[in-house]
RNA sequence: UGAUAGAGGCGCGGUCUUUAUCAGUACCAUGUAUGUAAGAACUGAACGAAGGCAUAUAUGGGAAAGGAAAUACCGCCGAAGAAUCUUUCCUUUCAGUUCAGGGGAGAAGGAUUCUGGUACAUGACAGAAUAUGUCCUGUACUGUCACUGAUAUGUGGAGCGCUAUCA
Numbered sequence: 001u002g003a004u005a006g007a008g009g010c011g012c013g014g015u016c017u018u019u020a021u022c023a024g025u026a027c028c029a030u031g032u033a034u035g036u037a038a039g040a041a042c043u044g045a046a047c048g049a050a051g052g053c054a055u056a057u058a059u060g061g062g063a064a065a066g067g068a069a070a071u072a073c074c075g076c077c078g079a080a081g082a083a084u085c086u087u088u089c090c091u092u093u094c095a096g097u098u099c100a101g102g103g104g105a106g107a108a109g110g111a112u113u114c115u116g117g118u119a120c121a122u123g124a125c126a127g128a129a130u131a132u133g134u135c136c137u138g139u140a141c142u143g144u145c146a147c148u149g150a151u152a153u154g155u156g157g158a159g160c161g162c163u164a165u166c167a
Stems, first nucleotide, its partner, number of pairs: 001167006009077001011076005017070003027061010042101006080115010091104003116142006123135004144157004
């Protein structure tokens, strides 16, 4: 210098199934009341003319996704996560339909940067949520290496690290 194999621990991530929540919410049908007629909860354009649209309410019906928990299985120890930029796909957002643009969410890929790991707490963001997740900061614990040394302890560093074996 290279290759192989390992360690940290409530260790990391993913998938299937089930369950609760989401929610008696969105939405659908019927009825009533009020408003509205080319306007209106991102902008522009075209079309559509009264059994339309919006809001509220009554009756009947009535979800899903994301996120969460548990079991099982799979891949692993930069496991993985985050930020910025960028490419593609998809979805949503005005207004009844369509087109174009702008904005938001999600998935996959690439580049750069940061973080050893866990727990708790304030704050911020996401979220239906007081669940949960992510991030900054702080505290504690823990692993690893270096220095110190009373071999107790203390200080400091970072995973492109550390340990073992082989060449």